[in-house]
Molecule: transfer RNA
Organism: uncultured Clostridia bacterium
RNA sequence: GCGGACAUGGCGGAACCGGCAGACGCGCAGGACUUAGAAUCCUGUUCUUCGGAGUGGGGGUUCAAGUCCCCCUGUCCGCA
Numbered sequence: 001g002c003g004g005a006c007a008u009g010g011c012g013g014a015a016c017c018g019g020c021a022g023a024c025g026c027g028c029a030g031g032a033c034u035u036a037g038a039a040u041c042c043u044g045u046u047c048u049u050c051g052g053a054g055u056g057g058g059g060g061u062u063c064a065a066g067u068c069c070c071c072c073u074g075u076c077c078g079c080a
Base pairs, nucleotide, nucleotide: 001079002078003077004076005075006074007073010026011025012024019063027045028044029043030042031041032040046053047052056072057071058070059069060068
């Protein structure tokens, strides 16, 4: 230099053919249980200046985009 894959909450990881973003698990917080703890069970857990914003960044298509198209950034793989 060329080709390909990938980027989603604190972490892993779903979201199938474009139709409620964050299922599920881990972690964390509170509670129940216990003499106390572990384990187990229940509830909560994106950010926020409370107006909104949010799938690496920007733009486009569409009534509607994590998903399709273009550019950029980063990581990984292959070729030279």